RNA sequence: AAACGACAACGGCAAACCCCGGGAAACCGGGCGACGCAAAGCUGCGGGGCUACCGCGAUCACACACAGGUGAUCGCCACGCCAGCCGGGCCACCGAA
Repeated sequence: AAACGACAACGGCAAACCCCGGGAAACCGGGCGACGCAAAGCUGCGGGGCUACCGCGAUCACACACAGGUGAUCGCCACGCCAGCCGGGCCACCGAA
């Protein structure tokens, strides 16, 4: 130094619920609170997952002279999101076996 991770030491992070705020949502920020975590530090590079505003398609309804329009529902869709899903990359406290 690397690998590794102890009934070691100093500490660290903070799930769910609830409250406030942002967002169409997934989710994110703050507060409370601890389920847990040796990277539960950072990073959307790979895999995987979540949501669907907008857009596209379909169905139904309304109105309409036509083309079109409006609304609802369903399907598809990431430019959005998740690293505390897995892997990778980068940084990092301690030092027993």